[in-house]
RNA sequence: UGAGUCGGCGGGGCGGCCGCGUGGGGUGGCUUGCCACUCGACGAGGAAGGUCCGGACUCCACAGAGCAGGGUGGUGGGUAACGCCCACCCGGGGCGACCCGCGGGACAGUGCCACAGAAAACAGACCGCCAACGGCCGCGCCGGUUCGCCGGUACGGAACGGGUAAGGGUGAAACGGUGGUGUAAGAGACCACCAGCGCCUCGGGUGACCGAGGCGGCUUGGUAAACCCCACCUGGAGCAAGACCAAGAGGACCCGUACGCGGGUCUGCGCUGACGUUCGAGGGCUGCUCGCCCGAGUCAGCGGGUAGGUUGCUGGAGCGCAUCGGCAACGGUGCGCGUAGAUAGAUGGUCGCUGGGUGCCCGUGCACUUACAGGAUCCGGCCUACAAGCCGACUCAUCCG
Repeated sequence: UGAGUCGGCGGGGCGGCCGCGUGGGGUGGCUUGCCACUCGACGAGGAAGGUCCGGACUCCACAGAGCAGGGUGGUGGGUAACGCCCACCCGGGGCGACCCGCGGGACAGUGCCACAGAAAACAGACCGCCAACGGCCGCGCCGGUUCGCCGGUACGGAACGGGUAAGGGUGAAACGGUGGUGUAAGAGACCACCAGCGCCUCGGGUGACCGAGGCGGCUUGGUAAACCCCACCUGGAGCAAGACCAAGAGGACCCGUACGCGGGUCUGCGCUGACGUUCGAGGGCUGCUCGCCCGAGUCAGCGGGUAGGUUGCUGGAGCGCAUCGGCAACGGUGCGCGUAGAUAGAUGGUCGCUGGGUGCCCGUGCACUUACAGGAUCCGGCCUACAAGCCGACUCAUCCG
């Protein structure tokens, strides 16, 4: 200097005017509950998006067991917890920094592996190779002969029977590799050295695992992101969860009354039908079963009333700085901060200066452009989107000193 790998920041800035939401201060009015004016403080995100995980919290609810269903899957840590984060191990990719992994089990069982090929899980002979074995043909010699041949032996031919899986072929993959012994030809049939598998011993490590040595049958595909088996985890619903107040048609009671009615307290709408009131209708344990519990009303049809307010609602497993422990994730300690709480749903409009980038042009210049995108109970993650600009560490290549 170039090419890469990993991580982080960032999300324009300043000022004026007008206008919003929440809390608070002050002044005034007045019907002590509102109104007017005014002064401050605070007021969207790194993802607020996805709704994919985990929780806090609320209720079922005083709340049990089993099955089903669902989830995770190397080891050790972190965390409130997790399917998250950190470190490491193994496998794969890369020269490397680094990246990837649905990472337990194929000897529990079932299924699948197209086409090609003989054959795709205990299979198999397409092309080949083999004349040792049983037969066949030819033929030399020897012996016998009933003259047809028979027996023995040597040579040759032929792959009929048989042997073979080393060579070749097919395929993503063919039931170990190389070299030898041996054989009729071969073959782990046997041997040496490897690879793999199993067992044993030693060393390192918390562990997953790594390394070394020895023994051995010689050798027993792939796929579980197929069903499945194994280990561990798992109650359900969700802030529209819940809690409180008000209102309500009708009814009961009490007080007052001028008899027209008014006020207060309690309850909670009317009609019809079915079942039921301890011989238990209905309901709960939000999939089922058992078991346990609640229970005097429950359910269906028709008609009517109300649907308003307060709370939950923001002090949190919170944030920042320093320091200590730890490889790290993270944790301890000390000090400090108080950062939306809306609900027809708030932060907008306007003006000026200026920052970044690109291009033109050479000047106090002009033009264009400046991302993704807005809470709604709250947190911890993951995933996705993102313009400009900036920072750090590491790797490789080349050059100079």
Molecule: Bacterial RNase P class A
Organism: Nocardioidaceae bacterium SCSIO 66511